RNA sequence: AGAGUUUGAUCCUGGCUCAGGACGAACGCUGGCGGCGUGCUUAACACAUGCAAGUCGAACGAGAAUCUGUGGAACGAGGAUUCGUCCAAGUGAAGCAGAGGACAGUGGCGGACGGGUGAGUAACGCGUGAGGAACCUGCCUUUCAGAGGGGGACAACAGUUGGAAACGACUGCUAAUACCGCAUGACACAUAGAUGUCGCAUGGCAUUUAUGUCAAAGAUUUAUCGCUGAAAGAUGGCCUCGCGUCUGAUUAGAUAGUUGGUGAGGUAACGGCUCACCAAGUCGACGAUCGGUAGCCGGACUGAGAGGUUGAACGGCCACAUUGGAACUGAGAUACGGUCCAGACUCCUACGGGAGGCAGCAGUGGGGAAUAUUGGGCAAUGGGCGAAAGCCUGACCCAGCAACGCCGCGUGAAGGAAGAAGGUCUUCGGAUUGUAAACUUUUGUCUUAUGGGACGAUAAUGACGGUACCAUAGGAGGAAGCCACGACUAACUACGUGCCAGCAGUCGCGGUAAUACGUAGGUGGCGAGCGUUAUCCGGAAUUAUUGGGUGUAAAGGGUGCGUAGGCGGGAUGUAAAGUCAGAUGUGAAAUGCCGCGGCUCAACCGCGGAGCUGCAUUUGAAACUUAUGUUCUUGAGUGAAGUAGAGGUAAGCGGAAUUCCUAGUGUAGCGGUGAAAUGCGUAGAUAUUAGGAGGAACACCAGUGGCGAAGGCGGCCUGCUGGGCUUUAACUGACGCUGAGGCACGAAAGCGUGGGUAGCAAACAGGAUUAGAUACCCUGGUAGUCCACGCCGUAAACGAUGAAUACUAGGUGUCGGGGCCGUAUAGGCUCCGGUGCCGCCGCAAACGCAGUAAGUAUUCCACCUGGGGAGUACGUUCGCAAGAAUGAAACUCAAAGGAAUUGACGGGGACCCGCACAAGCAGUGGAGUAUGUGGAUUAAUUCGAAGCAACGCGAAGAACCUUACCAGGUCUUGACAUCGUAUGCAUAGCUCAGAGAUGAGUGAAAUCUCUUCGGAGACAUAUAGACAGGUGGUGCAUGGUUGUCGUCAGCUCGUGUCGUGAGAUGUUGGGUUAAGUCCCGCAACGAGCGCAACCCUUAUGGUCAGUUACUACGCAAGAGGACUCUGGCCAGACUGCCGUUGACAAAACGGAGGAAGGUGGGGAUGACGUCAAAUCAUCAUGCCCUUUAUGACUUGGGCUACACACGUACUACAAUGGCGUUAAACAAAGAGAAGCAAGACCGCGAGGUGGAGCAAAACUCAGAAACAACGUCCCAGUUGGACUGCAGGCUGCAACUCGCCUGCACGAAGUCGGAAUUGCUAGUAAUCGCAGAUCAGCAUGCUGCGGUGAAUACGUUCCCGGGCCUUGCACACACAGCCCGUCA
Repeated sequence: AGAGUUUGAUCCUGGCUCAGGACGAACGCUGGCGGCGUGCUUAACACAUGCAAGUCGAACGAGAAUCUGUGGAACGAGGAUUCGUCCAAGUGAAGCAGAGGACAGUGGCGGACGGGUGAGUAACGCGUGAGGAACCUGCCUUUCAGAGGGGGACAACAGUUGGAAACGACUGCUAAUACCGCAUGACACAUAGAUGUCGCAUGGCAUUUAUGUCAAAGAUUUAUCGCUGAAAGAUGGCCUCGCGUCUGAUUAGAUAGUUGGUGAGGUAACGGCUCACCAAGUCGACGAUCGGUAGCCGGACUGAGAGGUUGAACGGCCACAUUGGAACUGAGAUACGGUCCAGACUCCUACGGGAGGCAGCAGUGGGGAAUAUUGGGCAAUGGGCGAAAGCCUGACCCAGCAACGCCGCGUGAAGGAAGAAGGUCUUCGGAUUGUAAACUUUUGUCUUAUGGGACGAUAAUGACGGUACCAUAGGAGGAAGCCACGACUAACUACGUGCCAGCAGUCGCGGUAAUACGUAGGUGGCGAGCGUUAUCCGGAAUUAUUGGGUGUAAAGGGUGCGUAGGCGGGAUGUAAAGUCAGAUGUGAAAUGCCGCGGCUCAACCGCGGAGCUGCAUUUGAAACUUAUGUUCUUGAGUGAAGUAGAGGUAAGCGGAAUUCCUAGUGUAGCGGUGAAAUGCGUAGAUAUUAGGAGGAACACCAGUGGCGAAGGCGGCCUGCUGGGCUUUAACUGACGCUGAGGCACGAAAGCGUGGGUAGCAAACAGGAUUAGAUACCCUGGUAGUCCACGCCGUAAACGAUGAAUACUAGGUGUCGGGGCCGUAUAGGCUCCGGUGCCGCCGCAAACGCAGUAAGUAUUCCACCUGGGGAGUACGUUCGCAAGAAUGAAACUCAAAGGAAUUGACGGGGACCCGCACAAGCAGUGGAGUAUGUGGAUUAAUUCGAAGCAACGCGAAGAACCUUACCAGGUCUUGACAUCGUAUGCAUAGCUCAGAGAUGAGUGAAAUCUCUUCGGAGACAUAUAGACAGGUGGUGCAUGGUUGUCGUCAGCUCGUGUCGUGAGAUGUUGGGUUAAGUCCCGCAACGAGCGCAACCCUUAUGGUCAGUUACUACGCAAGAGGACUCUGGCCAGACUGCCGUUGACAAAACGGAGGAAGGUGGGGAUGACGUCAAAUCAUCAUGCCCUUUAUGACUUGGGCUACACACGUACUACAAUGGCGUUAAACAAAGAGAAGCAAGACCGCGAGGUGGAGCAAAACUCAGAAACAACGUCCCAGUUGGACUGCAGGCUGCAACUCGCCUGCACGAAGUCGGAAUUGCUAGUAAUCGCAGAUCAGCAUGCUGCGGUGAAUACGUUCCCGGGCCUUGCACACACAGCCCGUCA
């Protein structure tokens, strides 16, 4: 710092999406350690249990346990004993005194702090800065003064008593630092004065006089502590004010204690805080009121910043404590763990009543995607009480749980190539995983074990904790995953899947070769984490202050007047609000930044500094803005003199035309249309003449002319009236510009009331058109159009361009006015104001704008922020209604859009070409047959080809074979190829079985080549597996080949130039050509593939050569090379010459010469590309499928079937003909050895016998036919020949399915063909025969060959196809497009 996505491509506009950072997070997979932090964001939902606020006996009464002293009842080991008893350590009861201080009580202090939560709150709640001359403050500090003397009670307690309990009731006793008088008392308070001083005001302060009022408590270890009054401080609080603090106007008016005053009450204090009375105010577009949402801030996240978002943790403030209300106590509360009342809920109950409040710490249920232990300790810090010891403290300090976050460390390190094995891929060669592993050496962070052992407390006291840390030892041992890999975005292959399964943040991927799905290998990224999801900022200049726009992309209000507001000319004073500078106060700490330091580092923490861009006060400055004073005239306005005009409004007048009425003339039609019909007309129309009626509109002039703010305004005259322009410079002296709301005007249509109505004309009716035609066309026709008055308030109300001012090259028209020159109604120069065109700078995405800006600047207003939903819904306002104005959301898409580019397309335009039409000739379509296709059939009728460009096509030839299809019978390393091993058995031939393949039997010669004699190879058989095989699939995986547009004239490139770019130019233009052929011009100059030419053939001549050709020789032989012919080489044709036209060109036209004349005729030759065109069945080939079968062999069948449809041909329908006759005439090009076959003979013939000649200019096929001549037929089914029967021939193992030919007989349809449609422009069409390939045989097909040999073309309007230019376009899969509506 950007990127992807609209298009065939481009530029722009514009949205969507991504890459970054963050988090109280959650989810998925995974998980070694430590440090520091953090952890109910949801139900301010409900809560079991425990703990979280007590303390003081040095205020007081009473006083349990316990202890001490005293006391000594009772028991009593043991000793003694005369056995009666005595002594006795010890245990030690009651009682008394003291200590002690639990439980409960009186009293004091504290429970208003600390801790939690964010429901409420849009507020002086919070932040910031001021003020309190309107206030309070326990404990603490300082100072001054004091503490005298009395009194009466109430708890506890005792007794009685109620109740289930909670909790009481009564009687009696008692203490105090509890309570109450009295005394004293001022620097206190109150009242009434006096003096001084200060303040912005009310007023404050100091001194002073008088009167009145009010205090106290003791304890004790004799150190002290406590008490009362007053003053001051500190701390904490309370109140007031300036400024700031979300959103909605589809919330515009709100307010009666409301606003103010007087008085009173109340408060610590001001105050409508409360009350009585009086007045009628107060707030509000600078957004009141109302609705929605929300605790605020320091800060946090992000950002370059300005900003945007946020308010967890830490800190400050506020609010709340089950919900609502209320006060009491107190220095302080309207009180989380106090009271009372009410509500809801839960619990106890003996049903009469009671108890409770986790938004304290743990914990439970619930809700939820989701958030921890019913832990330890008061050791530290801090708090409460106490004189203190001390007690209490879920504040706090610690530990536990959680990768929730940040930070740090580790999971080894070095060497190690046979580049191991395995995996994956592979072109099978290898590559990669990969120095990775193994292996060798080594280390010990973490870890484990043992031992020592802190700081935190400088005396004691340590929960943490035997923790951190240290030492020793062991051993690489215990520790790696997650996501991604089509582009954005770093990283690629294989397999599976087959629009399925799935992926996806956006574009999108998947329909059989998926780098996008799933898996694997590999790779990339991060790493104890990695991904996903949600949210925020960024990117997004996509709300634009910094930093956007509005002609066509979204966006200028229809227009003016004008209020508030905003902005505003020259000069000169003053002030100092803005502005600038200095100083002061404040801007808490923490955070962030910089520096230094402490934990091994870091996170984390400590110290210092700067900063906190702000607010306030104060001192200055005075250029600019502002305020104010004076002044000026250029902005603006007034006056004066002129002037143009469809400016407005009212009244009057006019002629032309339409229609109607009356009368005349006149007769059969008129009218209307693409063509018609409805309609009008013999009851007299239309036409024409005259007269009349009525309404509406004003031809020509008329003009990118005029006027008006816009809408708009058009005959003439008159009245009234608005505005502009020019000139002048007398007057005013900034009076100006813009303009939210507001007011006014505002086309057409429409509405209301009343008129009017000639023409026109929604609706409606009829006639046409059409598949239909609620349309376009025609005939009629009502509202309406017109007038008056009143509504409506919208238009593509457009220049799609708001208003104003200034500045910024020119040129050329036109309208109005002025000045100067001018022999002056001309013309020229010039100034001002309008209205057009062209054009530079500049602007713009481009188109374009360009002094009438869309340029350069300033001011003000309006409007825009992706497309659709939608200018819709709801609400409100307006309207008689129609409707108008204002104006969303849900949902949905990844685009929608602008300008320009290249194509394609157009029943757009211009030009041109083609048997494209036209002009002609012959056909097809009708018949029969042949052949191909479809269909239907079948065991199979193998497959392919499908508009032109499939259909006598692949097939230049299916009886078997071919053959791929079907039925049956067989084989399985195979019919065919390569490799290993073994053998030389076998095989050929013959016989038998069988439909054959095949099987069985028999079985000859006994293998061929080389040899170093070892063997090797070939062949054959057997066997094993690798593999063979496939006319199986995919022509949409392919190569190659081919068709087609089209033998159309096009298709491109380099450099340059133009354009932001796609692209353009060149290649367009003027001519010309068959041609992008050539010439000229030109920001182009050249070049390439095409065109043409070069090639073949044909047409003429020359020359050379020539046998098998030819020959003037009668024939032959021989000879010759002239001619014909053959085949080599040349010549020839180039618009070269002449004339005309043309632009002095290219070229065209005419002519000469010439065999041939304007590419002479024909052929080969097919640019860039299009059609996913055809072909996997010519061949090749990827992938898939098959492997005792989808392969191979074999027999028979089928490809030849047949209600039908189509294509292509042949033969005909006849007289331009058929048939017959002629010792009847004339070709070219070919073929021939498993061949062509002559003469001769046989046969009616097909053909047969036989075999001369010929591997061909020699021989043969081979007779050309139409034609010509003569004869006949005489318009008929004559003709025609299908079909069928019989008899034959040929080929071939074989002619039944299923060949061809011959003879005789039979003798079908058909008499020129509907709609429609094909070919052909000259040696062509038409017609006639000949040959060849394939081939044993089979042609009406195909490919060649020659013979005879026409007609017509005015011309390019139309049909079809094509080329070039231009235009439109919302098409680009490109009109078979795109797209709208209805229905499903």
Small-subunit ribosomal RNA from an uncultured bacterium, 1384 nucleotides, folded computationally. The sequence is in RNAcentral, with records from ENA, Greengenes and SILVA. The coordinates come from a structure-prediction model, not an experiment, and the mean pLDDT is 83. Its Rfam family is "Bacterial small subunit ribosomal RNA". Gene Ontology terms of the family: ribosome and structural constituent of ribosome.